[in-house]
RNA sequence: GGAGGGAGAUGGGGUCGCGGGUCGGCCGGGCACCGCGCGUAGCGUGGUCCGCACGGCGCGGCUCGAGGAAAGUCCGGGCUCCACAGGGUACGGUGCCGGGGAAACCCCGGGCGUCGAGAGGCGACGGACAGUGUCACAGAGAACAGACCGCCGAUGGCGGCGCGCUCGGGCCCAAGGCUCCGACCGCCGCACAGGCAAGGGUGAAACGGUGGGGUAAGAGCCCACCGCGCGAGCCGGUGACGGCCGCGGCACGACAAACCCCACCGGGAGCAAGGCCGAGCAGGGGCGAGUGGCGACCCGCCGCAUCGAGCCCCGGGUAGGCCGCACGAGCCACCGGGAGACCGGCGGCCCAGACAGAUGACCCCCCGGACCUUCGGGUCCGUUACAGAACCCGGCUUAUCUCCCUCCUUCG
Numbered sequence: 001g002g003a004g005g006g007a008g009a010u011g012g013g014g015u016c017g018c019g020g021g022u023c024g025g026c027c028g029g030g031c032a033c034c035g036c037g038c039g040u041a042g043c044g045u046g047g048u049c050c051g052c053a054c055g056g057c058g059c060g061g062c063u064c065g066a067g068g069a070a071a072g073u074c075c076g077g078g079c080u081c082c083a084c085a086g087g088g089u090a091c092g093g094u095g096c097c098g099g100g101g102a103a104a105c106c107c108c109g110g111g112c113g114u115c116g117a118g119a120g121g122c123g124a125c126g127g128a129c130a131g132u133g134u135c136a137c138a139g140a141g142a143a144c145a146g147a148c149c150g151c152c153g154a155u156g157g158c159g160g161c162g163c164g165c166u167c168g169g170g171c172c173c174a175a176g177g178c179u180c181c182g183a184c185c186g187c188c189g190c191a192c193a194g195g196c197a198a199g200g201g202u203g204a205a206a207c208g209g210u211g212g213g214g215u216a217a218g219a220g221c222c223c224a225c226c227g228c229g230c231g232a233g234c235c236g237g238u239g240a241c242g243g244c245c246g247c248g249g250c251a252c253g254a255c256a257a258a259c260c261c262c263a264c265c266g267g268g269a270g271c272a273a274g275g276c277c278g279a280g281c282a283g284g285g286g287c288g289a290g291u292g293g294c295g296a297c298c299c300g301c302c303g304c305a306u307c308g309a310g311c312c313c314c315g316g317g318u319a320g321g322c323c324g325c326a327c328g329a330g331c332c333a334c335c336g337g338g339a340g341a342c343c344g345g346c347g348g349c350c351c352a353g354a355c356a357g358a359u360g361a362c363c364c365c366c367c368g369g370a371c372c373u374u375c376g377g378g379u380c381c382g383u384u385a386c387a388g389a390a391c392c393c394g395g396c397u398u399a400u401c402u403c404c405c406u407c408c409u410u411c412g
Stems, first nucleotide, its partner, number of pairs: 001408008011365006018065007025057004030052002032048007067386001071397002074395005079270004091266005096110005111125001112123004126261002131259002133255003148200002150196003155193002157190006164184001166183004170178003208226006227250001228248004233244004274323004284314003287308003290304005330349003334345004367382006
C1' cells in the first nucleotide's frame, strides 16, 4: 500500500423526566345490603366499618424499557381472511455439483469461467445446429462476410528487345543465302484481366494462434505444437468435472437479466390482516295502540308525514374499548458430532409493547488517548458515528464509529 475475517458499539452510581407491569394510596360509579319515600315484579333518594368485581389518577414504592442495522421493503416463511375437483394456458421466478436450512434472489464446501502481480474478488453458471431478432460509430467488409492500402501477376493481354539447331511469307534466277516481316520461343517491362488475404488500417468483435515447409504471391494448402470439436474409449472423483488416449484440418462469432425453447417452482391480499364487546344521536324492523280501506259483522288482508321512550321488544352500523400482541424456526453458557454451513444434548433466562406513538438530560466513577510527574498521582481531551421498534421470524442489501487477528505485495 492492499486482501480476508472477528468483536464491541458499553459498565457502576446519583438527581430530574417519559412509557409498560405490579403492589399500595386516593377518587369514582355499579352490584349487593340497610333506611326513607312513591304512581310498588319497580323507581327515586340517603348510607355502607366489613362484601363482590370494575374504572380512573400530573400520587408513592419496586421492576423492565430499541438496533446491528430497528433502515430499504429486495427475497423467503409463520399467522389471518378470501378463493380452490383435476388438467392446460397466461404471467412471474429460479437454473454448475454436493451438503445445510421451514424456505429463499439464503448459507457452507467444491467445480468451471473470469478479473488481479498476489492475498483474493466476482459470476441467473441450462440451451446460440428449433426459430425470430440485434451487433451503433468507424471500416472495403459484421455472419456461411470482405478487398481500401498492400503483395503477386503463375495464366491470359499489351509493349520492348533478342533473331534463336523451329515454322510461314518476302527478296536475290536456283542450290543456297539475306542487314526484311510475322508466328513460336526466351528475356525485360506494364499492372488491363486475374490471383491473394500474409502485412497495414477500422472496430468491442474481422471467420483459430506460433513456427516451419510450400508458392508467382499467399492461404490448414501441408506439417509440428497449442487451441477447438467429436468419441456408450481408459483412469480418478458421490458429482459438477479433471487427466490420458484416439479421431477430425477446423466445420460451430457475440448477445437468451432480447423474444424464445427446456426443466423445476409459484393461488390472492395483508395486522388498516382478522376476531369480540359496543354507546350517544339518527334511522330500520317487529309488536301493540289508534285510524282509514275491503266487508253486513268478527277474523283476516292492505295502508298511514300518527303514538309508545320516567314504564314494549329486536338486530345492524359509527365513536370508543378489548383481543390479535410479545414463550419464540427464542436468547446465553457448556458438552458432543461435523472441514464448514449446521445439528444434537444438557443447564440457565424471560428480553419494549406504544397507538401521535415512551427509552431522554445533567453530574460523578470506571474506561480510552495525550501531556506532566516528587511515581503517590495530577491536568486536559474523548466517551462518538450510522441511526429509533410498531404482528413476528430467517436472509440479502445499504448506512456507519472503534478495536483486534490472519494473509499478500513493496521498501528499509
A computed fold for a 412-nucleotide RNA from Candidatus Humimonas hydrogenitrophica, annotated as Bacterial RNase P class A. It matches the Rfam family "Bacterial RNase P class A". It is annotated as a ribozyme. The organism belongs to Candidatus Humimonas, within Bacteria. The coordinates come from a structure-prediction model, not an experiment, and the mean pLDDT is 76. Of the family's consensus pairs, 90% are formed in the model.